[in-house]
RNA sequence: GAAGUUCGCCAGGCAAUCGCUGCGUCCCGCGCGGGCGUGGAGGAAAGUCCGGGCUUCACAGAGCAGGAUGCCGGUUAAUGGCCGGGCGCCGUGAGGCGACGGAAAGUGCAACAGAAAGCAGACCGCCGAUGGCCGCGCGCAUGAGCGGCACAGGCAAGGGUGAAACGGUAGGGUAAGAGCCUACCGCAGCGCAGGUAACUGCCGCUGGCACGGCAAACCCCAUCCGAAGCAAGGCCAAAUAGGGAAGCCAUGGCGUGGCUCGCGUCGCUUCCGGGUAGGCCGCUGGAGCGGCGCAGCAAUGCGUCGCCAAGAGGAAUGAUUGCCCGGCGGCGUGCAAACGUCGCCCGACAGAACCCGGCUUAUCGGCGGACUUCCCAC
RNA sequence: GCGCUCGUAGCUCAAUGGAUAGAGUACCGGCCUCCGAAGCCGGGGGUUGUGGGUUCGAUCCCCGCCGAGCGCGCCA
Numbered sequence: 001g002a003a004g005u006u007c008g009c010c011a012g013g014c015a016a017u018c019g020c021u022g023c024g025u026c027c028c029g030c031g032c033g034g035g036c037g038u039g040g041a042g043g044a045a046a047g048u049c050c051g052g053g054c055u056u057c058a059c060a061g062a063g064c065a066g067g068a069u070g071c072c073g074g075u076u077a078a079u080g081g082c083c084g085g086g087c088g089c090c091g092u093g094a095g096g097c098g099a100c101g102g103a104a105a106g107u108g109c110a111a112c113a114g115a116a117a118g119c120a121g122a123c124c125g126c127c128g129a130u131g132g133c134c135g136c137g138c139g140c141a142u143g144a145g146c147g148g149c150a151c152a153g154g155c156a157a158g159g160g161u162g163a164a165a166c167g168g169u170a171g172g173g174u175a176a177g178a179g180c181c182u183a184c185c186g187c188a189g190c191g192c193a194g195g196u197a198a199c200u201g202c203c204g205c206u207g208g209c210a211c212g213g214c215a216a217a218c219c220c221c222a223u224c225c226g227a228a229g230c231a232a233g234g235c236c237a238a239a240u241a242g243g244g245a246a247g248c249c250a251u252g253g254c255g256u257g258g259c260u261c262g263c264g265u266c267g268c269u270u271c272c273g274g275g276u277a278g279g280c281c282g283c284u285g286g287a288g289c290g291g292c293g294c295a296g297c298a299a300u301g302c303g304u305c306g307c308c309a310a311g312a313g314g315a316a317u318g319a320u321u322g323c324c325c326g327g328c329g330g331c332g333u334g335c336a337a338a339c340g341u342c343g344c345c346c347g348a349c350a351g352a353a354c355c356c357g358g359c360u361u362a363u364c365g366g367c368g369g370a371c372u373u374c375c376c377a378c
Numbered sequence: 379g380c381g382c383u384c385g386u387a388g389c390u391c392a393a394u395g396g397a398u399a400g401a402g403u404a405c406c407g408g409c410c411u412c413c414g415a416a417g418c419c420g421g422g423g424g425u426u427g428u429g430g431g432u433u434c435g436a437u438c439c440c441c442g443c444c445g446a447g448c449g450c451g452c453c454a
Base pairs, nucleotide, nucleotide: 001374002373003372004371005370006369007368008367009366010365012324013323014322015321016320017319018318020040021039022038023037024036025035026034027033028031042349046360047359049358050357051356052355053354054229055228056227057226061261062260063259064258066225067224068223069222070221071085072084073083074082075081086100087098088097089096090095101220102219106218107217108214109213123159124158125155126154127153130152131151132149133148134147135146136145138143167185168184169183170182171181172180186209187207188206189205190204192201193200194199233281234280235279236278243272244271245270246269247268248267252266253265254264255263274453275452276451288307289306290305291304292303293302294301295300325347326346327344328343329342330341331340332339333338379450380449381448382447383446384445385444388403389402390401391400396434405421406420407419408418409417427443428442429441430440431439
C1' cells in the first nucleotide's frame, strides 16, 4: 500500500420565521382563548419471536395432556439470550457457522432405479476344490489320474444401480474368494493420565468389526413452563327495557384456562334487544443512565460519585429559508496532492402508547480500536 | 395495543414427504352455425407469497421476513 476479519460508536450541525404537544405559572371580555417558562423518539421506538416485572384469578396446589429447550461450564430477575470452552464443517488466515441428547427401548419411512433397501442379496461375472455327468488312456478290478461340461453347489474380488449396498490399503491364503489370517490405518470397548465437565491424549490391553440413514417421523430420556393480559386491574360518575328466547341446573353451573381432583362461590351459558363508551389512578425513579475503582479471560457482579431523560386522547415531537459540515457528479487551475466554482427529485431506515432484558428484520453513509493475508522498501 | 387464522393458475378450490402440482371456471385455437351462445375436441398458463434450513427428495416438516383477514371494553 491492497484485500479482508471482528468489536464498538455516530445517525448531519447552527440560526431565523411559522406551527404541534405534556407540565408549571400568569392574564382576561372565560373561549378547548392567549402570554411567558420548561420538557418533547430510536438503535432499532418495528415484527410481537422468546424471557421477566406488574396486575387479577387459591399470592398457584396435585396428576394427566400439551408446549418449549437439548455438547459442557458460567452469567442473570429470567430466557430459547449472552460469555467462555469442547467437537464437527467452511476459510491460506484473522475468523465464521452449527435444533450438537438417544437409531445397541419400541413403532415406522426410503418414490424411481437396482440382483438385493434392513434379522440383506446374486443380474453380468469368478470358481466349480467337493459331489454329479461325459470322454481319454492305465489296471483283472472296487479304484486312482488327466481333460471337459457348468448340473448340484460355492463366492462377493470386479462391473453395473442408487442419496445410501454390511470398513480401507498391502501381503498371505484359496478352486475362486472373503477379517478367512497377518501388519498398518480406521472403529468399538476397558484401563490409565489430564480436565469441574463436555472431551482429549496415548502408553497399555481387548475385540476381526458387530451397531447403515432419518427423531425439523411418532417416540424415549433430561430440564423448564398455572392461566390470562394495561382493552390487566382499581375508584368515581353517567345511563336503562335489571327485558325476551333457547339450553343446563346440586351426581350441577361458574371462578378455571384442554381434562380430572382440590379450593372458593351459588345460579350460569349462548343468541336477540337495550344503555353507556366520560373522568381519575395504574403511568413512568427504573433489574435506570453516565464516570471512576475493584474482582473476573469474558458475559457479568460489587463499591462509590454524579444525573433525571416524552408520558397522551388514534396519539404531538414538524415545515420553510439561509449558512456550514459530509457525500456524489460536472467544469476550471495544477505534474500531482489539492484548491476554486456550479448542480444534486444527496444525508438512510423509520415514529414511543404499562415497563424492562434479549432475538430477528430494515438502514444513505461515516469514524475509531484490535487482528489477518499478500506485495513493496529498509 | 393484545390475541388468533390464512397465503397454490386470472378467479374458486384439491393434492399421505415421492415421477412432469391437478380440477372447475376464465383464456386461446379448431369443429358445429348464415352469425353468435351452448355443446364437442385440443392447447397454453404456476418462482406453490418470499429467503433459508432438515431430508436422497419439501406445496407438505422447521425457522426468519412479506402480505391479507378475524376477534376484543363497561352496565344489566

Two RNAs folded together computationally: RNase P RNA and transfer RNA, 454 nucleotides in total. Rfam match: Bacterial RNase P class A. It is annotated as a ribozyme. The coordinates come from a structure-prediction model, not an experiment, and the mean pLDDT is 78.